A computed fold for a 480-nucleotide part of an RNA from Prosthecobacter debontii, annotated as small-subunit ribosomal RNA, 3' major domain. The sequence was found in a public genome assembly. NCBI's taxonomy places the organism under Bacteria, Verrucomicrobiota, Verrucomicrobiales, Verrucomicrobiaceae, Prosthecobacter. The coordinates come from a structure-prediction model, not an experiment, and the mean pLDDT is 81. It matches the Rfam family "Bacterial small subunit ribosomal RNA".
[in-house]
Context: one part of a larger RNA
């Protein structure tokens, strides 16, 4: 100087309170653990592993296992030899891969040519290849956590034998080492804030694929067609908010209260940005890379199997136990995306899941049911008209192939479950909670998972005693 204290003071965070929904019970997806197994490839393990790497494990992926093979090799460069059968097709074996055997003959320089070089393949041989093997405690670079917490420093100076102290502390203030005041300190970096993005208002420009007030024509209302850019929307520039105005408090400083005017008021509301470091956090399996180690095998290649195994524990969702609900009918209104092996309208089959079939469309132009909500009706508190597990039967589709192991889809069946012990966990507003949509990976999907995006839309916060976290000073230490 720090670190720790069941030391003190002060101050803050969905920490608590205060309220609204869960998990913890029940079935089912999914990961972990364990057990199993020829494998059940590997990492990730309090917070900060456990719907996590993985934005898609039938094969492939694939790293495991079993078993069939190769050996300058599944890739690379170079060096020497050998053959010119290049590219391809063909038999034979064989699960393939692989071994065997046929056929088949290119471009380029020179040069009449004859043939010689080179390239391409090919033979052996030699240097290399190669490795998802091993050390994240040898490393780089990327992430994670403290924590969007307010800290973290350093330069001259002064103080002190010195380790170091001041500045950074002391009154107030703020989300903020934010800023006023004082003061042996006076300046300055890195962070806070701004500056950048999206939103939420207004003006100006611009109008095609957007849009339709007024006009014309067509016409049953819609609508189309001129004609036009008001008005919605789009895109671009610009205004606009700065405690600027007022009253009150406060050293009359910073700033707090509260008001006016405004679309919006005191960081408007999200987001992107994470100092110095801490966990020898986390990754050699995304790449790189030091060491070590394999080298007819820990390389490379193919079938088939595993990663989906189940007496169990856990973590996280999802669907539910129902009347605020549940089943039919009718009927309204969206935003983000996204499409050429694509996305697919209008008709037609089929109860459907899907099939024919192919108008438009590289798309403000063309493709697509919003659900919840609203309105009428039926159930009437039951394991039911709740719930949908699990099973048997016909199917669809996607793919060489759905047995292990795919997703639908109809019909039959009709578990558990009647609101869940100790415990725990999100959240302060267009937020919880509720309801659908759309994308990425993809053939096809285990999506209930990830990320967006619209809808409808609440209750509470008296307080800081008390639990966690963390910040400041200050005090005890036999601890570095």
């Nucleotide at each position: 100087u720090g670190a720790c204290g069941g030391g003190g003071a002060c101050c803050c965070g969905c920490a608590c309170a205060a309220g609204c929904g869960g998990u913890g019970g029940a079935g089912u997806a999914u990961g972990u653990g364990g057990c199993u197994u020829a494998a059940u490839u590997c990492g990730a393990u309090g917070c900060a592993a456990c719907g996590c790497g993985a934005a898609g494990a039938a094969c492939c992926u694939u790293a495991c296992c079993u078993g069939g093979u190769c050996u300058u090799g599944a890739c690379a460069u170079g060096c020497a030899c050998u053959g010119u059968g290049u590219c391809u097709c063909c038999g034979g074996u064989g699960a393939a891969a692989g071994c065997c055997g046929g056929a088949u003959a290119g471009a380029g320089u020179a040069g009449c040519a004859a043939u010689a070089c080179u390239c391409g393949c090919u033979u052996u041989g030699c240097a290399c290849a190669g490795g998802u093997g091993c050390u994240g405690c040898a490393u780089g670079g990327c992430u994670g956590u403290c924590g969007u917490c307010a800290g973290c420093u350093c330069g001259u100076g002064u103080c002190g034998u010195g380790a170091g102290a001041u500045g950074u502390u002391g009154g107030g203030u703020u989300a903020a080492g934010u800023c006023c005041c004082g003061c042996a300190a006076c300046g300055a970096g890195c962070g806070c804030a701004a500056c950048c993005c999206c939103u939420g208002u207004g003006a100006u420009u611009u109008g095609u694929u957007g849009c339709c007030a007024c006009c014309c024509a067509g016409u049953u209302u819609a609508c189309u067609g001129g004609a036009g850019c008001a008005c919605u929307c789009g895109a671009a520039u610009c205004a606009g908010a700065c405690u600027g105005c007022c009253u009150c408090g406060a050293u009359c400083a910073a700033c707090g209260a509260g008001g006016a005017g405004g679309a919006a008021g005191g960081u408007g509301g999200g987001g992107a940005u994470g100092a110095c470091g801490u966990c020898a956090a986390g990754u050699c399996c995304g790449u790189a890379u030091g060491g070590c180690c394999c080298u007819u095998a820990c390389g490379a290649c193919c079938a088939g199997g595993g990663c989906u195994g189940c007496a169990c524990a856990c973590g996280u969702a999802c669907u539910a136990c129902a009347a605020u609900g549940c089943c039919c009918a009718g009927c309204a209104c969206a935003a983000u995306g996204u499409g050429a092996u694509c996305c697919g309208a209008u008709a037609c089959c089929g109860c459907g899941a899907g099939g024919u079939g192919g108008a438009g469309g590289a798309a403000a132009u063309c493709a697509g049911u919003a659900a919840a909500a609203c309105u009428g009706g039926g159930c009437u508190c039951a394991g039911u008209u709740c719930a949908g597990a699990u099973u048997g039967u016909a199917g669809u589709c996607u793919g060489c192939a759905a047995c292990u192991c795919g997703a639908c889809u109809a019909c039959a069946u009709g578990a558990a479950g009647u609101u869940g012990g100790a415990a725990u966990c999100g959240c302060u507003a267009g937020u919880a909670a509720u309801g659908g949509u759309g994308c990425a990976u993809c053939a096809g999907c285990u999506a209930c998972g990830g990320c967006a995006c619209c809808g409808u839309g609440a209750a509470u916060a008296c307080g800081u005693u008390c639990c966690c976290g963390g910040g400041u000073c200050u005090u005890g230490u036999a601890c570095a």